[in-house]
RNA sequence: AGAGUUUGAUCCUGGCUCAGAACGAACGCUGGCGGCGUGCCUAAUACAUGCAAGUCGUACGAGAAAGUUGGACUUCGGUCUGGCGAGUAAAGUGGCGAACGGGUGAGUAACACGUGGAUAAUCUACCUCAUAGUCUGGGAUACUCCUUCGAAAGAGGGCUUAAUACCGGAUAAUAUCCCUGGGCGGCAUCGCUCGGGGAUCGAAGGCGGGGUAACCUGCCGCUUGGGGAUGAGUCCGCGCUCCAUUAGCUUGUUGGCGGGGUAAUGGCCCACCAAGGCUUCGAUGGAUAGCCGGCCUGAGAGGGUGAACGGCCACACUGGGACUGAGAUACGGCCCAGACUCCUACGGGAGGCAGCAGUAGGGAAUAUUGCGCAAUGGACGAAAGUCUGACGCAGCAACACCGCGUGGGUGAUGAAGCAUUUAGGUGCGUAAAACUCUGUCAGUGGGGAAGAACCGCAUGGGGAGUAACUGCCCUGUGUCUGACGGUACCCACAGAGGAAGUCCCGGCUAACUCCGUGCCAGCAGCCGCGGUAAUACGGGGGGGACGAGCGUUGUUCGGAUUUACUGGGCGUAAAGGGCGCGUAGGCGGGUCUUCAAGUCGGGUGUGAAAACGGUCGGCUCAACCGACCGCCUGCAUCCGAGACUGUUGGUCUUGAGUACGGGAGAGGAGGGCGGAAUUCCAGGUGUAGCGGUGAAAUGCGUAGAUAUCACGAGGAACACCAGUGGCGAAGGCGGCUCACUGGACCGGUACUGACGCUGAGGUGCGAAAGCGUGGGGAGCCAAACAGGAUUAGAUACCCUGGUAGUCCAAGCGGUAAACGAUGGGUACUAGGUGCCGGGGGUCUCGACCCCCUCGGUGACCAAGCUAACGCAUUAAGCACCCCGCCUGGGGAGUACGGUCGCAAGACUAAAACUCAAAGGAAUUGACGGGGGCCCGCACAAGCGGUGGAGCAUGUGGCUUAAUUCGAUGCAACGCGAAGAACCUUACCCAGGCUUGACAUGCCCGUGACCGCCGGUGAAAGUCGGUUUUCCCUUCGGGGACCUUUGCACAGGUGCUGCAUGGCUGUCGUCAGCUCGUGCCGUGAGGUGUUGGGUUAAGUCCCGCAACGAGCGCAACCCUUGUCCAUAGUUGCCAUCAGGUUAUGCUGGGGACUCUAUGGAGACUGCCGGUGACAAGCCGGAGGAAGGUGGGGAUGACGUCAAGUCCUCAUGGCCCUUACACCCAGGGCUACACACGUACUACAAUGGCCGGUACAGAAGGCUGCAAUACCGCGAGGUGGAGCUAAUCCCCAAAACCGGUCUCAGUUCAGAUUGGAGUCUGCAACUCGACUCCAUGAAGGCGGAAUCGCUAGUAAUCGCUGAUCAGCAGGCAGCGGUGAAUACGUUCCCGGGCCUUGUACACACCGCCCGUCAAGCCACGGAAGUUGGGAGCACCCGACGUCGCUUGUCCAACCGCAAGGAGGACGGCGCCUAAGGUGAAACCGAUGACUGGGGCUAAGUCGUAACAAGGUAACC
Repeated sequence: AGAGUUUGAUCCUGGCUCAGAACGAACGCUGGCGGCGUGCCUAAUACAUGCAAGUCGUACGAGAAAGUUGGACUUCGGUCUGGCGAGUAAAGUGGCGAACGGGUGAGUAACACGUGGAUAAUCUACCUCAUAGUCUGGGAUACUCCUUCGAAAGAGGGCUUAAUACCGGAUAAUAUCCCUGGGCGGCAUCGCUCGGGGAUCGAAGGCGGGGUAACCUGCCGCUUGGGGAUGAGUCCGCGCUCCAUUAGCUUGUUGGCGGGGUAAUGGCCCACCAAGGCUUCGAUGGAUAGCCGGCCUGAGAGGGUGAACGGCCACACUGGGACUGAGAUACGGCCCAGACUCCUACGGGAGGCAGCAGUAGGGAAUAUUGCGCAAUGGACGAAAGUCUGACGCAGCAACACCGCGUGGGUGAUGAAGCAUUUAGGUGCGUAAAACUCUGUCAGUGGGGAAGAACCGCAUGGGGAGUAACUGCCCUGUGUCUGACGGUACCCACAGAGGAAGUCCCGGCUAACUCCGUGCCAGCAGCCGCGGUAAUACGGGGGGGACGAGCGUUGUUCGGAUUUACUGGGCGUAAAGGGCGCGUAGGCGGGUCUUCAAGUCGGGUGUGAAAACGGUCGGCUCAACCGACCGCCUGCAUCCGAGACUGUUGGUCUUGAGUACGGGAGAGGAGGGCGGAAUUCCAGGUGUAGCGGUGAAAUGCGUAGAUAUCACGAGGAACACCAGUGGCGAAGGCGGCUCACUGGACCGGUACUGACGCUGAGGUGCGAAAGCGUGGGGAGCCAAACAGGAUUAGAUACCCUGGUAGUCCAAGCGGUAAACGAUGGGUACUAGGUGCCGGGGGUCUCGACCCCCUCGGUGACCAAGCUAACGCAUUAAGCACCCCGCCUGGGGAGUACGGUCGCAAGACUAAAACUCAAAGGAAUUGACGGGGGCCCGCACAAGCGGUGGAGCAUGUGGCUUAAUUCGAUGCAACGCGAAGAACCUUACCCAGGCUUGACAUGCCCGUGACCGCCGGUGAAAGUCGGUUUUCCCUUCGGGGACCUUUGCACAGGUGCUGCAUGGCUGUCGUCAGCUCGUGCCGUGAGGUGUUGGGUUAAGUCCCGCAACGAGCGCAACCCUUGUCCAUAGUUGCCAUCAGGUUAUGCUGGGGACUCUAUGGAGACUGCCGGUGACAAGCCGGAGGAAGGUGGGGAUGACGUCAAGUCCUCAUGGCCCUUACACCCAGGGCUACACACGUACUACAAUGGCCGGUACAGAAGGCUGCAAUACCGCGAGGUGGAGCUAAUCCCCAAAACCGGUCUCAGUUCAGAUUGGAGUCUGCAACUCGACUCCAUGAAGGCGGAAUCGCUAGUAAUCGCUGAUCAGCAGGCAGCGGUGAAUACGUUCCCGGGCCUUGUACACACCGCCCGUCAAGCCACGGAAGUUGGGAGCACCCGACGUCGCUUGUCCAACCGCAAGGAGGACGGCGCCUAAGGUGAAACCGAUGACUGGGGCUAAGUCGUAACAAGGUAACC
C1' cells in the first nucleotide's frame, strides 16, 4: 500500500466482498509448564445457609454461670455460705462510627456529567494552628428486681439507681442581633477593617504522677469564638445521541412586592399584583442512553465504545415519607402503601445478596458456600487490642497478554512403509533407525528467602515543661509478629525419557497430486465449484500458515476519498428546485479613522492520578511493575500586536439606481375590425355515382349526392411574409387596428452614494389534460362509444361516424422529457464567422462598401476541462459568494402519518424483504420488416426436370427373437456400403470353448508336426485309432517346431467424436484474414484495410499518418485448343514400288494424322477512343487462341463442442468360463404408411421392322476372347490371337427405307403364370439374365420445388472400380447438340461502407404484463388485547408544617393556685397507592383484503430494444 466482482473486451460511476487490528467473548478440535491480568455483557429475576460494622470498662451504674476450692449443715440425695472463676461473659445507659468502605447501572438527555468560573448567597464531625475557658446547682431514667398480656414478635405497669445522659444558674468575647462613628475596597445586592453603646448565648469529666493537705502537674476529653485543611451544598459560561412523519409549549407558568422555609440564593413554598416566559440557532413531545479520564481503531481528522482501574452521579424489592445526625431523606435504620416469600395457636408477625461466597432461573456464556487480618487501608479505643468477604492471598477457567519446553549433533543401502509414476523413477527424507551429547520444564530428594515496618516488652540516650519526675515527647539496641508457604529461588538425581495440534492449499491468498462421487452427496467470505478425467465436494499422500494453541461465529474501527472539515459530487452515471418576487440568514466595492470581538504572539492558572510516548530502573527476559520527563492539542485570565475579517465615524464613484433623448419587438391585458377555408341552410345547373383504402367495406347518393354557381348563417384558427428571426423570468407569445401597460437595449449629460448578490421558510405565476358554474359549439379535430376492415384473436394500428373536450367568463387544480436533461450573481481567460437591435469612424452631395464599438442570438474552433461523448467569452475553462439536490439496484416516489384539494390527486416521505449488481460513455462484432454500393443460375429471360404413376434405392415410422451400427436443415436420406444368398456381420436364436481365433515371454510335460481312418453331430466341436521326429552336442544337455498344464497376458465393431490425433463436410474459390514499426486514443481499440476510380479479385492506380510485410487472390502445376523441333513401333500412308476381290497387306517413307518429350505462342504488346497525363474500360488490327482462352488440381484467419472411438491411432471408463472366440440357422431383404434420390414412361421430334455408318477413354492370364458351330434367346461347344498403340471386349442416338395413325394403342411395361440360362458348396427366405404368356398404374402431374449461361443444358450409348454372381447407383468417356440473359425492383446467399441497438449463447437474441402454483416480509381491516404518559373527579395511609376550646406532664418560676414549656389527642393543607371517566399515543394480534419480492423448463399474448414492424418516451 491494496485486491476480487457488472463487459466479448474497455474506461468511468457505483455498490457488495476480502486481506489488518481489537474483544469482559462464545462455539468446534486439541491441550505440557510458569508469570501477570481478567471472569453474569442476559433476569435492577427470585433467593436457602454462613459471613460482610462495630468499638470504647481511661464516660456510667449494675453484674452472672459452669467449673474449682474452703467452711457450715445434712435425712448423705443435697442445702447454705466464702474464695478463685471475675469485675470476666452477656445485656443496658452514654460516646464515636454506622452517610466511609463494598455493589449495581434500573432511572436520568439533566448544570447528571466534563471543563472553566462564581459563592460579596453557604455549611463542614473527626484532624490541625494559635486564643479564652472548663464555675455552681438540680431533677430523672435504662439495666437489675417485682408484675401483667401475647403462640411468637414484642408490649404495658410498679420500686430503686449512675454518668462525659438531661436541665437551671453564673461568667464571657473580635460570636450573634440592635443603635451608631471613621477608613479602605468592590460587582448591582454589598465586602473588608478600626471604634463606641446595649442585649443574648457555654462547659464534663476520666485516667495517671507528686504531695499529709491545700495544691501542683501530665495525658485524653469538654465549651466559646477565630484561622487552616478536608469534604459538601448552590449558581453560571461552554460542550453533551436520534426523530420535524414531534411545531408550537407554558398558569407557579414569567416577573414584581411582602412573607415563610433553608447552612445558603431562588416560585423552593404562600398571599397579592402584572401578563408574561420558551421556540426553526429546534421549544414541546417521542425514542435511546448513566457521564468522564480513558479503551479499540485510524497516517491524521475522525469513527466506535464507556468491562476491568480511577473521578462524578444515580439506585438499594416497588412507590411515598420524614426522623436522628456535622453529614442521609440512609444497601445490611425507621414509618406507611403495594407485590412477593416465610412463620403462625389465625388473633398476628417476619423479610429484602445491585456486599463476599453460594442456589434456582434465564442464557451461547462468566469461578470457591476457600485462607488470613501477616501486609496496605478503615472504625473504635489513651493503649494493648477488637472488628473489617475493603484488602492480601490461594482455588477454578488457554478468557487475554508474555515467557519456556516437547530435544541438540552426526547420520544415505537415500531402509521399511505409504503416496505417485511415463514403471525408469520420484516424494515424504537426515526425516527415521543407529551412534553420540545435553538436562530447560515436569518428577524425586535436599536447602530455602524477601515481603517485618510498627506496636508492646526489656534496656540505654536526649528534649519540653515543672519547685520536681517515675509521667509525657524524640531516639538507639535487644526481643516479639507471615495467610500466601516449605511458595519463589538454589543444588543434586535418573533418563530423550512424560509433553503437538489446528486451519488451509481454484482466484483474491502462501500451499498439488491420486482415488471416490457424478448438478448427487456436498462446498461457499465474494467471484463461484459439482451434470464421468473436480488442484473448489469426501478421503489418502504431499505441501503452506500459525503453534499450546488453531479455526469458526458475533461485534467495532480500518481499508471506504462509500457523508468527502482534512477529502466527493449534480449536461448524459444518483443528483439543479418548473419560473419569478422577496423575509430571516450568509456573503459583499475604493479610501481614512475608532475599538480590539474574531485572528496572531507572550505570560499565568488549570487541564487529578492512572493511561499514552521517551529515558532509566525492578522481577534471569518479557508481559507486569516503579521513578523522572514529555504529553494532556482544552478552558480561563493578564499583557501585547493591529495586517486581514468585524465594529464606530467620515469620505469617494467604478457596483447598483434615478432623470433625459432615441429606436426594435408574435412581451402582457382589453375593445373593435378583416379576408381565405371548412361545415350547415335555402336556391340554380347537372346525373350516377361519391367517398375511402394496401385492397375493401361501413357511410353518403335517384327523396338527386359528389361536382359546379351566386347568396346567407355560425364558430374556430390566422396561409404566404416566416428566418438555428424577435419578445418574455419561466409556462409561453403570430391577421389588422385602437387606447392602456411591463421589461430590455443604445447614446451622452447630470444626480444619489454601496442603496449590492443570493435567498431556508413565505408569496405570486405556471403547457396540456382534468374539476365545478354559466355560456358557446364551425371543423378533413377528437378520448369514450358505434360500425366497417385487418387478424389465429384485434377491446389496437387503417376507414366511416361520433360525445365529452378543444373556444369564452370568473374560479379550482399545480403537474410535464416544465429540457440547454446545464440554479443565480460577479470577475478573468486566443480567435475568425453568420444573423437581430443601437451608436460611431472613414468616404461621399447623400448613401453603399470598409473599419470600430455596446447588447442579443447561432454555427465553428485554441488553451483548458471531461470517464468519454463533448463544452469551449451564451463554459461543462479558471475562481469567489449564496441557494437547491445526490449517496448501489429493486421494493417506491409506494405505505403510514401530516398539509392542501370539490374530486382526480398533489406535496412531504419510509421500512421489512430481496439482488451482485443496476448504470454512463465509448469499442469490436452480430443483427435490423435501417440506408448506400456491389456480386452469385439469386431473381428475371429460357431449356429440361422433381412433386402425380409404376418400379428401384435410401430414410423415418411401425413390426420383429433380431430387423446390427452410424449419418439428421442447407452441409443426413443411390450417405459410410467401389457389390448383405453363406462369408461379409458387428444383430437374434441354438450348440460349443476358456491362455483363448491372434501377439510376446516364462514354467511343466510329451515327441513330433504333418498325413490317414472310424464313431457322434447341423456344423463347430468332441471321443478314439494308426503312423511318425529334425539340428547341434563337451552326451550332462541345448535349440527349432507342435502340443498339454499353469502364469503374465490376449481379445472387445463395448461407452465417451462433449477427453483426443488424423481425416472430412460447410460458409466458400467468398475476398477476405492478419502482422512489424510508426502515429492517434487513459483504454478496449483505431489507423494501415477507410476515401476517389477500377477489377473476377484487399486486382491495380490515385489520394491519405502511415510505411512495409505475411496468409489468401493471381501466377507457377496438369489437361485441352495452334504451331515448331526431336523421335518413328505395335501407330500413320502424301509420294515411290510390289501385291490383293478387298484391307498400310508388304518394301519403304517421316511428309501428314497420331503417339510423347521439349519448345514457341497471349503480354492490354499494337492502333483509336475514353479516363485524371493513372489504373483501367470500349472498339479495332493481327492471330489457332484476346483481355483469367476452356477445364482441373489448389480451399486464407476462422465458424458450426459440425461428422467420424464402426477405417486407423489414442486418454479414461467398462467386460474377462464373457460385452472375448468358434459354428449352424435366421436377420440386416419385414410393411398400414410418410419423405428424399433415381430409373422407365405416359408416346408420332414417337414405337416397331429392315438396312447402313461414325467414337473416346478404359480393361484383359483364376483374364479378355475372335472366326466357326448349336440354341428363338440368355447361353453353350470350341478355341485363333493377346501379358496387348500389335489380339479381344466394341457403340447408341444419327442416317436411309418401310410400317403403325392418336387408341390406354404395335404407347407403356409393372404384376403374375410357365419354361429356362449362368454364377456359386448352396439362388426357399434372398441373385442376375432369357424365352413364352399375362399386360397394372400411367394421357405430362396441386401447393410447392430443382438443375443449367456453350461444346453448356438436353439427349445417346460406351467403359471402369467393387465383384464367383448381381448396377436403374457411383466414377469416367465420347456421339448428337440448343434456347435465353431486358435488367438488379423483388426472393435467397455473400462482400464493402455507414446507421441504430437494452443483442455478445450475438434476432432461433433480448424482453414485458396479467393469470395459475409455492414460499417470504409488509400495508389496510369489523374488532380483540396489552403498555407508558397525561388530564378531570372521588378516596386518601405515613409524615412534615399550621391551628387547637380536649387529656396528660420530673427539672425552670411560684408559698400555693397556677404559669412557662412539652407530649398525646383533635382539626386543616399537601400527598403515595387505589378507584371512576373521557380522549390521544405506542405495541401485539385479527376473518378477510391489497399490492410487493423470490421461485423449475407453467398459461396467454408481443408492449420495449433495429424505423422492434403504429418511432419511443414524459
Predicted 3D model of a 1514-nucleotide RNA (small-subunit ribosomal RNA) from an uncultured prokaryote. It matches the Rfam family "Bacterial small subunit ribosomal RNA". The coordinates come from a structure-prediction model, not an experiment, and the mean pLDDT is 84.